[in-house]
Context: one part of a larger RNA
RNA sequence: GAGCGAACGCUGGCGGCAGGCUUAACACAUGCAAGUCGAACGGGCACUUCGGUGCUAGUGGCAGACGGGUGAGUAACACGUGGGAACGUACCUUUCGGUUCGGAAUAAUUCAGGGAAACUUGGACUAAUACCGGAUACGCCCUUCGGGGGAAAGAUUUAUCGCCGAAAGAUCGGCCCGCGUCUGAUUAGCUAGUUGGUGAGGUAAUGGCUCACCAAGGCGACGAUCAGUAGCUGGUCUGAGAGGAUGAUCAGCCACAUUGGGACUGAGACACGGCCCAAACUCCUACGGGAGGCAGCAGUGGGGAAUAUUGGACAAUGGGCGCAAGCCUGAUCCAGCCAUGCCGCGUGUGUGAUGAAGGCCUUAGGGUUGUAAAGCACUUUUGUCCGGGAAGAUAAUGACUGUACCGGAAGAAUAAGCCCCGGCUAACUUCGUGCCAGCAGCCGCGGUAAUACGAAGGGGGCUAGCGUUGCUC
Numbered sequence: 001g002a003g004c005g006a007a008c009g010c011u012g013g014c015g016g017c018a019g020g021c022u023u024a025a026c027a028c029a030u031g032c033a034a035g036u037c038g039a040a041c042g043g044g045c046a047c048u049u050c051g052g053u054g055c056u057a058g059u060g061g062c063a064g065a066c067g068g069g070u071g072a073g074u075a076a077c078a079c080g081u082g083g084g085a086a087c088g089u090a091c092c093u094u095u096c097g098g099u100u101c102g103g104a105a106u107a108a109u110u111c112a113g114g115g116a117a118a119c120u121u122g123g124a125c126u127a128a129u130a131c132c133g134g135a136u137a138c139g140c141c142c143u144u145c146g147g148g149g150g151a152a153a154g155a156u157u158u159a160u161c162g163c164c165g166a167a168a169g170a171u172c173g174g175c176c177c178g179c180g181u182c183u184g185a186u187u188a189g190c191u192a193g194u195u196g197g198u199g200a201g202g203u204a205a206u207g208g209c210u211c212a213c214c215a216a217g218g219c220g221a222c223g224a225u226c227a228g229u230a231g232c233u234g235g236u237c238u239g240a241g242a243g244g245a246u247g248a249u250c251a252g253c254c255a256c257a258u259u260g261g262g263a264c265u266g267a268g269a270c271a272c273g274g275c276c277c278a279a280a281c282u283c284c285u286a287c288g289g290g291a292g293g294c295a296g297c298a299g300u301g302g303g304g305a306a307u308a309u310u311g312g313a314c315a316a317u318g319g320g321c322g323c324a325a326g327c328c329u330g331a332u333c334c335a336g337c338c339a340u341g342c343c344g345c346g347u348g349u350g351u352g353a354u355g356a357a358g359g360c361c362u363u364a365g366g367g368u369u370g371u372a373a374a375g376c377a378c379u380u381u382u383g384u385c386c387g388g389g390a391a392g393a394u395a396a397u398g399a400c401u402g403u404a405c406c407g408g409a410a411g412a413a414u415a416a417g418c419c420c421c422g423g424c425u426a427a428c429u430u431c432g433u434g435c436c437a438g439c440a441g442c443c444g445c446g447g448u449a450a451u452a453c454g455a456a457g458g459g460g461g462c463u464a465g466c467g468u469u470g471c472u473c
Base pairs, nucleotide, nucleotide: 001473002472003471004470006469007468008467009466010465013345014344015343016342017341018340019338020337021303026301027300028299030298031297032296035062036061037060040059041058043056044055045054046053047052069256070255071254078181079180080179081178082177083176084175087173088172092169093168094167095166096165097164098163099162100134101133102132103131109124110123111122112121113120114119140149141148142147154161155160156159182228183227184226189219190218191217194216195215196214197213198212199211200210201209231253232252233251234250235246236245237244238243258279259278260277261276262275281292282291283290284289309335311334312333313332317331318329319328320327321326348378349377350376351375358369359368360367361366384409385408386407387406388405392400417462418461419460420459421458422443423442424441428457429456430455431454432453438445439444
């Protein structure tokens, strides 16, 4: 000098754009944040013009694996980059082929109970695009090449939407490898599923991934192991560059969801707002037993130098479901708060010398504040009031919002501070104080003439900011 997710002190007019718990991955009251489909199904309720219509707890389907948050863990194929072969992929696209015949249940409902509650037991009844069996098989799978195995679902407004098998694409993902990725040797040896092989199991798939047997290997001063620290990257800051530091916001990847473990369902999870077990904590209880998980958006307590509203809307973009109408969406778009930052604008302009008054200094003549003020003549950015009024979205639909913007009216009116003045370093005098009180980034000032302390006048710098502190180059 530049920079900051900054904080503190003094001060503070407006707008645009951005940013806003860096600390306790501490604990959470309350509300909301993931639903949707009646064109899969039986039932119930309400209305009815008896044609139907609407709402819906339950069964069923799809979606809750996305979106959103956080950075605890992780020094690792986690990430970055470049390759690879032994894989999966719901929804979407293309192509080929099919969509046949039956069956048994079960929730809802009802009856009878149990329980304080959460909830739950038994009997009876019923439907389906829920479940099961048979048939068929272009592809498909297995095969000892003889053969064997395996599918489907219907709905309605009659035009569509579906359903099953197979192949291909696209997308997304799983796996493997080369190289790169912090500090410490006051950590020098580490390793038994360890390293490799054969065979088997397991997986979507390769593989000690797991197991049986066999061999004795594998890593390491080119730093293994251990310990500490840390999410990684695109980037960001600085610097002429090389480099150094850093990883907030935005984007990609990873990991996590009170702590630890586990699987289920599913195309996909070992699943933030799903399940089970254990632990800590909190709450309810009739003491028998239950309920919960804000590192989602707001908000509360706590910690801290320090970081916002328990707001509006689905209008746009996007997502889920649905044939659709539509519903949901604290994603998102907006608004609120904060000078936290960047940028822009304003706090007036011109004229005005008797160089007014006052202040300060003085050699007492004067000098300076100073065209500064007053006065005169103007202007109206901003603010106030009145009127008009978009684009964003159009066939229709605007939260923002009567917003941006435009026109008019009155009126200099509503709007300046902060730091510094010994040298470095731009800017000087007087008074007070008297090694005191104090200043200070370094050198150093202060013990009676202090341009260095305090005040005043004057001056310098920056300006809605200015200074200080902290951190980085």
This is a predicted structure of a 473-nucleotide part of an RNA (small-subunit ribosomal RNA, 5' domain) from Allobosea sp. Root483D1.
The coordinates come from a structure-prediction model, not an experiment, and the mean pLDDT is 86.